Notes
Predicted 3D model of a 352-nucleotide RNA (Bacterial RNase P class A) from a Candidatus Azotimanducaceae bacterium. The source organism's lineage runs through Bacteria, Pseudomonadati, Pseudomonadota, Pseudomonadales and Candidatus Azotimanducaceae. It is recorded under the gene name rnpB. Model confidence (mean pLDDT): 77 of 100. Its Rfam family is "Bacterial RNase P class A". The family's RNA type in Rfam is ribozyme. Rfam describes the family as follows. Ribonuclease P (RNase P) is a ubiquitous endoribonuclease, found in archaea, bacteria and eukarya as well as chloroplasts and mitochondria.
[in-house]
RNA sequence: GGAGUCGACCAGACAAUCGCUGUCUUCCUCGGAAGAUGGAGGAAAGUCCGGGCUCCACAGGGCAGGGCGCCAGGUAACACCUGGGGGGCGUGAGCCUACGGAAAGUGCAACAGAAAGCAAACCGCCGAUGCAGCGCGAGCUGCAGGUAAGGGUGAAAUGGUGCGGUAAGAGCGCACCGCGCGGGUGGCAACACACCGUGGCACGGCAAACCCCGUCCGGAGCAAGACCAAAUAGGAAUCCCAUGGUGCGGCCCGCACGCGGAUUCGGGUAGGUCGCUAGAGGUGCAUGGUGACAUGCACCCCAGAUGAAUGAUUGUCCACGACAGAACCCGGCUUACAGGUCGACUCCUUUC
Numbered sequence: 001g002g003a004g005u006c007g008a009c010c011a012g013a014c015a016a017u018c019g020c021u022g023u024c025u026u027c028c029u030c031g032g033a034a035g036a037u038g039g040a041g042g043a044a045a046g047u048c049c050g051g052g053c054u055c056c057a058c059a060g061g062g063c064a065g066g067g068c069g070c071c072a073g074g075u076a077a078c079a080c081c082u083g084g085g086g087g088g089c090g091u092g093a094g095c096c097u098a099c100g101g102a103a104a105g106u107g108c109a110a111c112a113g114a115a116a117g118c119a120a121a122c123c124g125c126c127g128a129u130g131c132a133g134c135g136c137g138a139g140c141u142g143c144a145g146g147u148a149a150g151g152g153u154g155a156a157a158u159g160g161u162g163c164g165g166u167a168a169g170a171g172c173g174c175a176c177c178g179c180g181c182g183g184g185u186g187g188c189a190a191c192a193c194a195c196c197g198u199g200g201c202a203c204g205g206c207a208a209a210c211c212c213c214g215u216c217c218g219g220a221g222c223a224a225g226a227c228c229a230a231a232u233a234g235g236a237a238u239c240c241c242a243u244g245g246u247g248c249g250g251c252c253c254g255c256a257c258g259c260g261g262a263u264u265c266g267g268g269u270a271g272g273u274c275g276c277u278a279g280a281g282g283u284g285c286a287u288g289g290u291g292a293c294a295u296g297c298a299c300c301c302c303a304g305a306u307g308a309a310u311g312a313u314u315g316u317c318c319a320c321g322a323c324a325g326a327a328c329c330c331g332g333c334u335u336a337c338a339g340g341u342c343g344a345c346u347c348c349u350u351u352c
Stems, first nucleotide, its partner, number of pairs: 001348010012317007020039009041323001045334002048332005053221004065217005070084005085099001086097004100212002105210002107206002122151002124147003129144006159177006178201001179199005184193003225274004235265006241258001244259001245257004281300008318321001
């Protein structure tokens, strides 16, 4: 100098003016005014996981259904995170990994290929043995048959290399490697071992196919839910009945009823208030830990609306500005994103 890997961060800047909105203070004609102060994000997004909170349900257990699935740890919890192991990729920094079980069962494997699940003889090789023919004979030819070393097909063809062996071959025998089983050592564990023994190798793949095993999960969601509470209609209780109404079979008195009237109460609609933002909160430091994280101390308050605010105009500057707008809250994941800054590390080349 070039190419790259990982992590952290910023998300136009400044000023003026005019608005919108939460809170506080003051004033007032009670509806406002003035002043001070706060006012979107790293993803506020998708609503995909996990929790808090609320209501409902619930003796205990099971079935069904669903999530998760190497090991250890973190956490309120997780499908997240951290560290480690196995496997794969990369020269490397590093990256990816749904990674339990296929000697319980069921199932699947297109095309190609001779054969694909109790493997298989298309080409090739052999033809020792047996049969037939030929030859005086050694032997030759053909057939039966043997053969998984070689070719070819396939994602996959029943271990690999070498030596021996054989008619040709073959774990048929042996050595090394690999694999299975048992043990030992190290590690909390997953697992590892150029440690020991043993078995010629018996047991192919797919479980993001059903399934089996282990483990976790009650349901609904802030339109949850709680409180205050008009008008109108209906309800309950108590009282009144003077007048009008009904009944006591006509009339009067009297009595009763409640058509009616009054008061009170409860449910509940509109409307309002709460839930609502001080929290598994943030920043700094210290301590423990490889780390995720935890603990302690100090400091800080950082949107809270409900037709729903967070905007507009102007000026100056630059590298000319991406994706995108809170609605109960929090922890994650995923997706979108112009441009830029910083740190650690790797590889290549060159110079000293």